[in-house]
Context: one part of a larger RNA
């Protein structure tokens, strides 16, 4: 390679889109590359392989058949492919309606926090296991008012909702993507998948900085604890923690479960739509929980949102270790990141 797999043993790229590619819906007619058939020609001999026979057996050896493939022709035409026509069920467009923290600007609210200021007021306050560093009679902790500042958005609040994931939450307006329902016109297979490319991508981090710093908080300082204590705790506390602009480009980025179709018992909630009803009841579509038939699974557990039962198409796996390492390339200001072995060893 073939096989066999990939939720937890090795295995699903974070996530999308989209190119070659591969694949691919009903139905007619035609072709005849593919398919299947016939025919002939070649497939030299030796060897090889099957069946028989001869050397007592065998090795050996004789005879006989086959020898997949290739070329020419005739022939059929299911099935694929190709042409050319038709069709609506798959895809898509229009119309109407509707949810919703999708998303990217602007504006404004009210709690809390800290800082300052002023009043009242006086010996304590903080903090812990228990203390200590710390603040404090130059009036602090409480208290009342008043100013200013970043950051976050309580209750609502959910097993909810919205997106491809990354995530998305105060209220308001403009601006915008998608999605679902339900009624028909309309296109006429335009579908799926998706190497390579492209775009997006938590949190930390980075550059040029520019800005902003309220809290928190690595680093670091000091108190404690210990046998030590470069730590857990406790006093401070600088990067960052927010903004815009670029860069990085990875996470247990998880459902540890690619992507699309179709098919296979139910019962329970919940969201959104439209049927039904006075209202319910009931069925239905789309989603998100939960419990289980059949079935699968080493079990655990999946179980119409599959890890059942099929298609198609990508990705990946191939004993542990060395090793996600040299080395090479390529990407990056850098940190890294991506590809990604081998000797030796068990």
């Nucleotide at each position: 390679u073939u096989g066999g797999g990939c939720g937890u043993a090795c295995a699903g790229c974070a996530c999308g889109u989209c190119u070659a590619g591969g694949u691919g819906g009903u139905u007619a007619u035609g072709u005849a590359a593919u398919u299947c058939u016939g025919a002939u020609g070649u497939g030299a001999a030796a060897a090889u392989g099957c069946a028989a026979g001869g050397c007592u057996c065998a090795a050996c050896u004789c005879u006989g058949u086959g020898u997949u493939g290739c070329g020419u022709u005739g022939g059929a035409a299911a099935c694929u492919g190709c042409a050319u026509g038709a069709c609506g069920a798959g895809a898509g467009u229009g119309c109407u309606g509707c949810a919703u923290a999708c998303g990217a600007a602007a504006c404004c609210g009210g709690a809390a926090c800290u800082a300052c200021a002023a009043g009242u007021g006086u010996a304590g306050a903080g903090g812990u296991g228990a203390a200590a560093u710390u603040c404090c009679u130059a009036g602090a902790u409480a208290u009342u008012u008043g100013u200013a500042g970043g950051a976050a958005u309580g209750c609502c609040g959910a097993u909810g909702g919205g997106g491809a994931a990354g995530c998305c939450a105060g209220c308001u307006u403009a601006c915008u993507g998608g999605a679902c329902a339900g009624a028909u016109a309309c296109u006429g297979a335009c579908g799926c998948u998706a190497a390579a490319g492209c775009u997006c991508g938590a949190a930390a981090g980075c550059u040029g900085u520019g800005g902003g710093u309220a809290u928190c908080a690595a680093a670091c300082a000091g108190g404690a604890u210990u046998a030590g204590a470069u730590a857990c705790c406790c006093u401070g506390g600088u990067a960052g923690u927010c903004c815009a602009c670029g860069c990085c480009g990875u996470a247990a980025a998880c459902g540890a479960u690619g992507a699309u179709u179709a098919c296979u018992a139910g019962g329970u909630g919940u969201u959104g739509g439209g049927g039904g009803u006075c209202g319910a009841a009931c069925a239905u579509c789309a989603g998100c929980u939960c419990c289980c038939a059949a079935g699968c699974u080493a079990a655990c557990g999946c179980g119409a949102u599959a890890a059942g039962u099929a298609u198609u198409c990508c990705g990946c796996c191939u004993g542990g270790g060395g090793a996600g390492u040299a080395c090479g390339u390529c990407c990056g200001c850098a940190a890294c990141u991506a590809u990604g072995a081998a000797a030796c060893u068990c």